[in-house]
Molecule: transfer RNA
Organism: Candidatus Peribacteria bacterium
RNA sequence: GCCGAUGUAGCUCAGCUGGUAGAGCAAUACUUUCGUAAAGUAGAGAUCAUGGGUUCGAAUCCCAUCAUCGGCU
Numbered sequence: 001g002c003c004g005a006u007g008u009a010g011c012u013c014a015g016c017u018g019g020u021a022g023a024g025c026a027a028u029a030c031u032u033u034c035g036u037a038a039a040g041u042a043g044a045g046a047u048c049a050u051g052g053g054u055u056c057g058a059a060u061c062c063c064a065u066c067a068u069c070g071g072c073u
Stems, first nucleotide, its partner, number of pairs: 001072007010025004019056001028042004049065005
């Protein structure tokens, strides 16, 4: 230099043919206990890597850029 994959909550990942973004774990609060752990309950937490484009509507389609990983030279 060329090609490809990945980027979504603190962590691990879903979300597949465009139509209000979810789960598990963690953390927080509460219940339980003399107290801790365990168990149970509840709510919160994301402007979907960044910037543009298409569209009535984009995590999803297109383009560019960035980061990580892999391959080729």